[in-house]
This is a predicted structure of a 361-nucleotide part of an RNA (large-subunit ribosomal RNA, domain IV) from a Pseudomonadota bacterium. It matches the Rfam family "Bacterial large subunit ribosomal RNA". Its family is annotated with ribosome and structural constituent of ribosome in the Gene Ontology. Taxonomically the source falls in Pseudomonadota (Bacteria, Pseudomonadati). The RNAcentral record of the full RNA draws on ENA.
Context: one part of a larger RNA
């Protein structure tokens, strides 16, 4: 030096991302408890105040000795209530630094953000605001159901279940509520036309040649045109589902939800007006935000001092309504800011006990 228990003057978070760590509260019993609310809660709110032993009186539970009386003589009833025994209560003394005398054993309280809650999760760096969640929505299933699982199989599951019932896919208690676009995608419907597959259809053509026809040759045969039936090959018109183009529907389906000019008798500012494009221009709400670049945005609180907090303001770089909108009581090993209380975290280190290392032997 390093660890492990310990204690410290004055100061009390000045450390530090941040009270991490420590410390510090702790238990009974009363007394006494705010905002807020979904009347359950918050509440162990906060904050007090009492605790040991001895003596005494008073009083409630439990057991029930002795005695007295009773008759049906019974291991009986009644009546008494001592001793023990567990509490609760009033009063007086008594004593240590300290009485829940060690140990065990909540910090608290004010204000945001997220998520309703209890629960799930990264066995082995993440317990959360992620996942579930009850609750709400859409939408697909009528039973050999939809869907998965299986080798396009038996077969199974879903179900010994039947639409108040199972499958999916969102959303997330509860309160208010959830606006506009169907032009793209997607999905239901629909069928007039348009187009379009095998298949059906066969115009016509091509291949092959009995023949015949032209040149050469005595002839065998060569060259060379046309070419019938058959046998094959190609094939056009035409016929012909869904789909696809076309009609419509639907956003708690995939999503989407403008611009530029001008204008009011101080200035600003724009209830107004023009004008251009869209399928239609963002309603409520909420906003510098787990969202705000410009930024430590301006203005208020809080501090002497605040890029963080927290209230406003609105210029939303790029919120916004079940990819939910904003609210919310309770709840959270969550995260953010403010105070009290304690404190070797710290000014700034010091001592003590113990292990260990290290030197010598």
């Nucleotide at each position: 030096c390093u660890c492990c228990g310990g204690u410290c003057a004055a100061g009390g978070a000045a450390c530090u991302c941040g009270g991490c760590c420590a410390a510090a509260u702790g238990c009974c019993a009363c007394c006494g408890u705010a905002c807020c609310u979904u009347c359950g809660g918050a509440a162990g709110g906060a904050g007090g105040u009492g605790g040991g032993c001895c003596c005494u009186c008073c009083u409630g539970g439990g057991u029930g000795a002795c005695a007295g009386g009773g008759u049906u003589u019974a291991c009986c009833c009644c009546u008494u209530g001592a001793g023990c025994u567990c509490g609760g209560g009033g009063g007086g003394g008594u004593u240590g630094c300290a009485g829940a005398g060690a140990g065990c054993a909540g910090g608290c309280c004010c204000u945001g953000g997220c998520g309703a809650c209890u629960g799930u999760u990264u066995a082995g760096c993440a317990a959360a605001a992620a996942c579930a969640c009850a609750g709400c929505g859409c939408u697909c299933u009528g039973c050999a159901a939809a869907c998965u699982c299986g080798u396009c199989a038996a077969g199974a599951g879903g179900a010994u279940g039947u639409a108040u019932a199972g499958g999916g896919c969102g959303u997330g208690a509860c309160g208010c509520c959830u606006g506009c676009c169907c032009a793209g995608u997607g999905c239901c419907g629909g069928a007039a036309g348009g187009u379009u597959a095998a298949g059906g259809g066969g115009a016509g053509g091509u291949g092959u040649u009995a023949g015949c026809g032209g040149g050469g040759g005595c002839a065998a045969c060569c060259c060379u045109g046309c070419g019938a039936a058959g046998c094959a090959c190609c094939g056009a018109a035409c016929u012909u589902a869904a789909g696809c183009c076309c009609c419509g529907g639907u956003a708690a389906a995939c999503g989407g939800c403008g611009g530029c000019c001008g204008u009011a008798a101080c200035u600003a500012u724009a209830a107004c007006g023009g004008u251009c494009c869209u399928a239609a221009g963002g309603u409520a709400g909420c906003g510098a935000a787990a969202u705000u670049c410009c930024u430590u945005g301006u203005c208020g609180g809080g501090c002497a001092a605040g890029u963080u907090c927290c209230g406003a303001c609105c210029u939303g770089c790029a919120u916004g309504a079940a990819u939910g909108g904003c609210g919310u009581a309770a709840c959270g090993a969550c995260u953010g800011g403010g105070g009290c209380g304690c404190u070797g975290u710290c000014u700034c280190g010091a001592c003590c006990g113990g292990a260990g290392g290290c030197u010598c032997a």